[in-house]
Two RNAs folded together computationally: RNase P RNA and transfer RNA, 444 nucleotides in total.
RNA sequence: CGAGUCGUUCAGACGGUCGCGGUUCGCCUUCGGGCGGAUCGAGGAAAGUCCGAACUCCAUUGGGCAGGGUGCUGGGUAACGCCCAGCGGGAGCGAUCCCAGGGAAAGUGCAACAGAAAGCAAACCGCCGCGGGACUCCGGUUUCGCGGUAAGGGUGAAACGGUGAGGUAAGAGCUCACCAGCAUCGGGGGUGACUCCGGUGGCUCGGUAAACCCCACCUGGAGCAAGACCAAAUAGGAGAGGAGGAGUGGCCCGCUCCGCCAUCACUCUCGGGUAGGUUGCUCGAGGCGGCCGGUAACGGUCGUCCCAGAUAAAUGACCGUCACGGACCUCCGGUCCGGACAGAAUUCGGCUUACGAGCGGCUCGGGAC
RNA sequence: UCCGGGAUCGUCUAAUUGGUAGGACAUCAGCCUUUGGAGCUGAGUAUCCUGGUUCGAGUCCAGGUCCCGGAACCA
Numbered sequence: 001c002g003a004g005u006c007g008u009u010c011a012g013a014c015g016g017u018c019g020c021g022g023u024u025c026g027c028c029u030u031c032g033g034g035c036g037g038a039u040c041g042a043g044g045a046a047a048g049u050c051c052g053a054a055c056u057c058c059a060u061u062g063g064g065c066a067g068g069g070u071g072c073u074g075g076g077u078a079a080c081g082c083c084c085a086g087c088g089g090g091a092g093c094g095a096u097c098c099c100a101g102g103g104a105a106a107g108u109g110c111a112a113c114a115g116a117a118a119g120c121a122a123a124c125c126g127c128c129g130c131g132g133g134a135c136u137c138c139g140g141u142u143u144c145g146c147g148g149u150a151a152g153g154g155u156g157a158a159a160c161g162g163u164g165a166g167g168u169a170a171g172a173g174c175u176c177a178c179c180a181g182c183a184u185c186g187g188g189g190g191u192g193a194c195u196c197c198g199g200u201g202g203c204u205c206g207g208u209a210a211a212c213c214c215c216a217c218c219u220g221g222a223g224c225a226a227g228a229c230c231a232a233a234u235a236g237g238a239g240a241g242g243a244g245g246a247g248u249g250g251c252c253c254g255c256u257c258c259g260c261c262a263u264c265a266c267u268c269u270c271g272g273g274u275a276g277g278u279u280g281c282u283c284g285a286g287g288c289g290g291c292c293g294g295u296a297a298c299g300g301u302c303g304u305c306c307c308a309g310a311u312a313a314a315u316g317a318c319c320g321u322c323a324c325g326g327a328c329c330u331c332c333g334g335u336c337c338g339g340a341c342a343g344a345a346u347u348c349g350g351c352u353u354a355c356g357a358g359c360g361g362c363u364c365g366g367g368a369c
Numbered sequence: 370u371c372c373g374g375g376a377u378c379g380u381c382u383a384a385u386u387g388g389u390a391g392g393a394c395a396u397c398a399g400c401c402u403u404u405g406g407a408g409c410u411g412a413g414u415a416u417c418c419u420g421g422u423u424c425g426a427g428u429c430c431a432g433g434u435c436c437c438g439g440a441a442c443c444a
Stems, first nucleotide, its partner, number of pairs: 001365010012322007020041009043341001047352002050350005055223004062257004067219005072086005087101001088099004102214002107212002109208002124153002126149010161179006180204001182201008227279004237270005248262004272443003286305008324338006370440007379394004388424001396412005417433005
């Protein structure tokens, strides 16, 4: 210098003028509000609404089945499908990155096309043996049938271990040696996933669970338009369901046992009315800094700070100076442009997605000293 | 704000234990006709996008894009 990889920070700054929303103080008021001062006023993703919670209401005597979710190990956390540290597998020369990563010798299913054969395999070609026929230069050649053979060819995503030797009519874990893998036993290390060493065994026992399924663990429903209160207005309306231990309806996913409620109740549908206010509402598993524990995620403790609450929805515009980036020039300097993704709506912890600029660590390659 | 559903030729649609994406209308070309229409024959055209699982994905899984729908209160 180039290529790559990982992490982290910021989201222009200051001043002035005008304007908007909240809180508070003062003054005025026709009680609707107005004026002035002080102070606060978007994000790292406020987004997607994909997970997990808080909070609220409904249900709740409890249980079973079904359904849904998660899936290596050990930790972290209020909790999680998140995070950290490891293990195993894979990609890369490497830094580093990726993995829904339990079970396929519980059971069931599936594998199109091709191919002879695709699931306790299979004989198309080839190779070998036996028998018959034809030809013959008597060495054989060729054809048909029966049988043996998975070493060779070819098909496929996938063909039931690999190499070598023995063996055989030809072959084959048929036998042996070594290697790979599996099961099992013993020992060492580790909390564990797992790993290392040695022995024995039968000789190989395939893939798919983001197919059914099995195993382990988790799991009630709805969502701030939850919910509570006040005010205004209307036809306080109509219809349907609905009773004596059985049925029906309801008790907020489905089925069911048990239980509870019972008609002026309740549920549903149609029709009618209002489009107002208060609360929930923002101080919280809060932010920042120091120290301590921990490899880390994170935890503990001390100090300090208060940091949007709008409701058709405020958080803006302009000017000046400086900083940053780019272009041009008459290169002390000057002129002209430019600033991504996006915008709170009950609140947090994550994940994912969109996006501008800067800084640092590490790896690989090239060059110079 | 909070929930729910969907996307296949230009249009409407089909595709089940995952196995060659089919049909109708429309378009284009040819035949027929003096020309046009009708008719006959033939052709082209698609799984919203990006990844993953699998031998193989319209279908299964994850993320994204776009579209559609529902939820106010009183009595």